Predicted 3D model of a 375-nucleotide RNA (Bacterial RNase P class A) from Bifidobacterium breve.
Rfam family: Bacterial RNase P class A. Rfam classes the family as a ribozyme.
Its mean pLDDT, the model's own confidence on a scale to 100, is 80.

[in-house]
RNA sequence: CGAGUCGGCCGGGUGAUCGCGGUGUGAGUGAUCGCAUCGAGGAAAGUCCGGACUUCACAGGGCAAGGUGGUGGGUAACGCCCACCCGGGGUGACCCGCGGGAUAGUGCCACAGAAAACAGACCGCCAGGAGCGAUUCUGGUAAGGGUGAAACGGUGGUGUAAGAGACCACCAGCGCCGCAGGUGACUGCGGCGGCUCGGUAAACCCCACCUGAAGCAAGGUCAAGAGGACCGGGCAACCGGUCUGCGCAGGCGAGCGGCCCGCUCGAUGCCUGCGGGUAGACCGCACCAGGCCGUUGGCAACAGCGGUCGCAGAUGGAUGAUCACCGGUCAGCCUCGGCUGGUCACAGAAUCCGGCUUACAGGCCGGCUCGUCCC
Numbered sequence: 001c002g003a004g005u006c007g008g009c010c011g012g013g014u015g016a017u018c019g020c021g022g023u024g025u026g027a028g029u030g031a032u033c034g035c036a037u038c039g040a041g042g043a044a045a046g047u048c049c050g051g052a053c054u055u056c057a058c059a060g061g062g063c064a065a066g067g068u069g070g071u072g073g074g075u076a077a078c079g080c081c082c083a084c085c086c087g088g089g090g091u092g093a094c095c096c097g098c099g100g101g102a103u104a105g106u107g108c109c110a111c112a113g114a115a116a117a118c119a120g121a122c123c124g125c126c127a128g129g130a131g132c133g134a135u136u137c138u139g140g141u142a143a144g145g146g147u148g149a150a151a152c153g154g155u156g157g158u159g160u161a162a163g164a165g166a167c168c169a170c171c172a173g174c175g176c177c178g179c180a181g182g183u184g185a186c187u188g189c190g191g192c193g194g195c196u197c198g199g200u201a202a203a204c205c206c207c208a209c210c211u212g213a214a215g216c217a218a219g220g221u222c223a224a225g226a227g228g229a230c231c232g233g234g235c236a237a238c239c240g241g242u243c244u245g246c247g248c249a250g251g252c253g254a255g256c257g258g259c260c261c262g263c264u265c266g267a268u269g270c271c272u273g274c275g276g277g278u279a280g281a282c283c284g285c286a287c288c289a290g291g292c293c294g295u296u297g298g299c300a301a302c303a304g305c306g307g308u309c310g311c312a313g314a315u316g317g318a319u320g321a322u323c324a325c326c327g328g329u330c331a332g333c334c335u336c337g338g339c340u341g342g343u344c345a346c347a348g349a350a351u352c353c354g355g356c357u358u359a360c361a362g363g364c365c366g367g368c369u370c371g372u373c374c375c
Stems, first nucleotide, its partner, number of pairs: 001371010012326007020039008041346001045357002048355005053215004060261004065211005070084005085099001086097004100206002105204002107200003122145002124141007153171006172196001174193008219283004227244007246275007253265004288310001290309008327344007
């Protein structure tokens, strides 16, 4: 200098004018006004996981169903994150993995091929017989060739009629035993053995572990309301107040994820259907598994300790608009000072949090690997 790989950050700034919402505070009978301060993201998106919180509800046992799947750690928890192991890719930094089981069982492996799993003889090789010959019959064989993604281990030898783990040496694989290292998955070394009967579970399945349901439109408080009961006034019509909470019909059950057992509640109740009234105000509503800085421990994820900060809470739904200058970027011109023009991504909180996934113009920073050159 170039190429690659991994990680982090920003993604507009400043000023002026005007306009919104929250909180605090001051003034005002009130409407409202003044001041201070805060006000949309790294993904707010998808609604894919996990929870907090609320109600059912006071909780269980079993079956089924669903989810995850190497080991260890982190976390409130997870299908997330960190480290490591094994397998694969890459010169490498690194990246990828639906990573337990094929000796519980079932299924599938098209076409080609003799044959696709206790599978087999198409060409071939060998022995014997028939034949003038071409050729043909019987038996042996699976080393050579062919087909295929994959064909009952590989190389070399002994042996044989020809061959074959039939036997032998070495190697790979598998099983068993032992030693060493590691928390563990696993790794290394040594010994013995039969010679080695495929792949696929991202097919069904088996094994291990995990799993209540619904959801802030959750759920509460107040007001109002049709009707009813009571009290007071009034001859009556009616007026006022308190309490309660709609009417009709049907059922005996209802609730606990799907089912069973079991449990709980139940007639002043509950469930179902039809009809009617109200649709207003407030709470939930943001101080929490919170952010930032330092330090200790840890390879790390992260945890402990100390300090500091308070960073939206709308409800037809605020967080904005205009102007000027600056900034980034692209193109052209140029006297290399600059000038002109275009353009500035993905995208808006709605109960909250931890993740994952997806989208993103442009820019900045750092670690590591490889190549080339110079010292």
Lineage of the source: Bacteria > Actinomycetota > Actinomycetes > Bifidobacteriales > Bifidobacterium. The sequence was found by an Rfam model in a public genome assembly.